The part of an RNA shown here (large-subunit ribosomal RNA, domain II) has 682 nucleotides and comes from a Puniceicoccales bacterium. NCBI's taxonomy places the organism under Bacteria, Pseudomonadati, Verrucomicrobiota, Opitutia, Puniceicoccales. It matches the Rfam family "Bacterial large subunit ribosomal RNA". The coordinates come from a structure-prediction model, not an experiment, and the mean pLDDT is 85.

Context: one part of a larger RNA
RNA sequence: GUCUGGGAGUUUUUGUGCGCAGCUUGCCUAAGGUUAUAAAACCGGAGGCGCAGCGAAAGCGAGUCUGAAUAGGGCGUAUGUUGCGUGUAUUGAACCCGAAACGGAGGUGAUCUAUCCAUGGUCAGGUUGAAGCUUGAGUAAGAUCAAGUGGAGGACCGAACUCAUUAACCUUGAGAAGUUAUGGGAUGAACUGUGGAUGGGGGUGAAAGGCCAAUCAAACCCCGUAAUAGCUGGUUCUCUUCGAGAUAUAUUUAGGUAUAGCCUCGUACGUUUGUCAUUGGGGGUAAAGCACUGAAAAGACUAGGGCUCGCAUUAGGGUACCAAACCUUAUCAAACUCUGAAUACCAAUGAUUUAAGUACGGGAGUCAGUCUGCGGGGGAUAAGCUCCGUGGACGCGAGGGAAAGAGCCCAGACCGUCAAUUAAGGCCCCAAAAUUACUGCUAAGUGGUAUUAAGGAGGUGGAUCUACACAGACAGUGGGGAUGUUGGCUUAGAAGCAGCCAUCAUUUAAACAGUGCGUAAUAGCUGACCUAUCGAGUGGAUCUGCGCCGAAGAUGAUCGGGACUAAAGCAGUAUGCCGAAAUUGCGGACUUCACGUAAGUGGAGUGGUAGAAGAGCGUUCCAACUGGGUUGAAGUCAAAGGGGCAACCGAUGGUGGACUUGUUGGAAGUGAGAAUCCAGAC
Numbered sequence: 001g002u003c004u005g006g007g008a009g010u011u012u013u014u015g016u017g018c019g020c021a022g023c024u025u026g027c028c029u030a031a032g033g034u035u036a037u038a039a040a041a042c043c044g045g046a047g048g049c050g051c052a053g054c055g056a057a058a059g060c061g062a063g064u065c066u067g068a069a070u071a072g073g074g075c076g077u078a079u080g081u082u083g084c085g086u087g088u089a090u091u092g093a094a095c096c097c098g099a100a101a102c103g104g105a106g107g108u109g110a111u112c113u114a115u116c117c118a119u120g121g122u123c124a125g126g127u128u129g130a131a132g133c134u135u136g137a138g139u140a141a142g143a144u145c146a147a148g149u150g151g152a153g154g155a156c157c158g159a160a161c162u163c164a165u166u167a168a169c170c171u172u173g174a175g176a177a178g179u180u181a182u183g184g185g186a187u188g189a190a191c192u193g194u195g196g197a198u199g200g201g202g203g204u205g206a207a208a209g210g211c212c213a214a215u216c217a218a219a220c221c222c223c224g225u226a227a228u229a230g231c232u233g234g235u236u237c238u239c240u241u242c243g244a245g246a247u248a249u250a251u252u253u254a255g256g257u258a259u260a261g262c263c264u265c266g267u268a269c270g271u272u273u274g275u276c277a278u279u280g281g282g283g284g285u286a287a288a289g290c291a292c293u294g295a296a297a298a299g300a301c302u303a304g305g306g307c308u309c310g311c312a313u314u315a316g317g318g319u320a321c322c323a324a325a326c327c328u329u330a331u332c333a334a335a336c337u338c339u340g341a342a343u344a345c346c347a348a349u350g351a352u353u354u355a356a357g358u359a360c361g362g363g364a365g366u367c368a369g370u371c372u373g374c375g376g377g378g379g380a381u382a383a384g385c386u387c388c389g390u391g392g393a394c395g396c397g398a399g400g401g402a403a404a405g406a407g408c409c410c411a412g413a414c415c416g417u418c419a420a421u422u423a424a425g426g427c428c429c430c431a432a433a434a435u436u437a438c439u440g441c442u443a444a445g446u447g448g449u450a451u452u453a454a455g456g457a458g459g460u461g462g463a464u465c466u467a468c469a470c471a472g473a474c475a476g477u478g479g480g481g482a483u484g485u486u487g488g489c490u491u492a493g494a495a496g497c498a499g500c501c502a503u504c505a506u507u508u509a510a511a512c513a514g515u516g517c518g519u520a521a522u523a524g525c526u527g528a529c530c531u532a533u534c535g536a537g538u539g540g541a542u543c544u545g546c547g548c549c550g551a552a553g554a555u556g557a558u559c560g561g562g563a564c565u566a567a568a569g570c571a572g573u574a575u576g577c578c579g580a581a582a583u584u585g586c587g588g589a590c591u592u593c594a595c596g597u598a599a600g601u602g603g604a605g606u607g608g609u610a611g612a613a614g615a616g617c618g619u620u621c622c623a624a625c626u627g628g629g630u631u632g633a634a635g636u637c638a639a640a641g642g643g644g645c646a647a648c649c650g651a652u653g654g655u656g657g658a659c660u661u662g663u664u665g666g667a668a669g670u671g672a673g674a675a676u677c678c679a680g681a682c
Stems, first nucleotide, its partner, number of pairs: 001682006011092001014089010026049003032043003053060002063075004095234002098231001102224003106221003114198009123188001125157003128153001132149006161185003166181004200216001202212003237616006247260005261366002263363007272356001274352008287339001288337002293333003297329003302323001304322002306319004369394010399410003414588004419584003425578003428562003434575001436574006447564001455549002459546010476533005482506003487501003512527001516525002589606007617671001619668007627660002635655004642649002
């Protein structure tokens, strides 16, 4: 892991609701007793509920209490009882399994280990050479010094023994702590044998919360004990009807609970509810506005201030400075409003109609929500962010589309059907349907990346305005482009062209006291300007459509792919078609309402988690009745193109070899796939 078997809402007391039944001349007995072929029997009224309430009470009484009250107000003036079944609460282990813990004047442990006691044992070999002593030297005597002797030490090196520093290996091991190498101690606070002592809030501890039998911040066994678990997991047949919530308030409360909200079932009321239309309301949001409160730009005007001129002083003048108030122009506001919607809300009337609604009572579940559109707060007008409001979807929703996708778009699946019409979305191929028709645009594979980022550009289409132009424009080419003059100043020089000033006049078709290059300064080239040639449009600006650059990511690219360019892209117009569990046709089932005596007909419906309600299938046993069985019971295998929506039932056949079906009731150890479930087998 699989298979087989086991495995979880039970029972007691009391309350309360519903269903059924008995009595209601109110109902019922409890303990106990009697009868004795026995059970749903008969006695037994103690006692309980009900029949009257109100008040603290005296007490009064369909009333009573409060009160001065004949006022008002509170509670009353309705609810029979007993049994059986069932929902739920309560009491108990209370649906099942699961702690870590807690308690016990209950017990077992020191053969491991900690410390201690008694009695034994062990420590190769080598090294060092303390005190003391002896002899000598030395001294007044000592001290002291030298040599020898001696053999001390938690002394030294190093086996046995003991420990465990470092490293590797092992790490489903050879081993629930080892092996190998290396290392510490090795006459000592040494190591060790045997026997004994200390016991669980206790021991022992050179102290690590260490050790006390592979267990220690309180051992192990048994008992209290089915401890408790607002926590996790699990909780077993079928069909039908309805169908949530993730909110408010409170909480030693925040993953729990209570009350309300939302669901369901019953009773009562019956249009009160919903939707639409009309009418009537209040409001201060969006927008807008500046009349208030504030903010804020420019100008004008002008207090005040600054600076400055001036004066012996007071004055006075000027001001490209700052600036109140008033005025003009142009603005802004969640905590501004002279104004002011749409919606929403309230009410009345009417219409519509199985669209509900309200009250009371039984039973719940829910109080972690998520995304998306719109209106906002927080944040960075960030977040698949967070907090509100208001819709939708998911949650609890299948089907089609978006390549693929909980929440987006379309659409709400009773069952069957090899029928039809459509929605969103699509119609070249993958792949159902237009290689459809017409008018334009795009050349970037743009489309197919990012509302078009800022920014940049003779890309290209459309529209508008404007200037020049057959008296010849724009572009190109040929020619001219002069004189006073090298203007004056400055300068070494300054001649159109370093710099400063001025920028005239003449001849002209035109020609600057010069646009740029250039020279030391001249020179030279060129431009403006004029002319010839050519022969029809040329230049500038604004708005706008589609494109271009800007544009960088990690394994190989890509629009879902192939592929697509007068598209199979973009914009507009038109007609077809495809496309879903939507809608329709045909057949069938069920729920509910109306009509109907009934049969039935017609209408509305039948997605669904938590959950409420209803109807059934099957298992074991019991009672009564009814059948079957060695001419083959149960069990088991197969099973009718048999039955039932389903749980299931089942003629018949094989096997099997002795019990058992059905009907109506009753009682439950009554249904398994999950619980790191339990036992067994493989």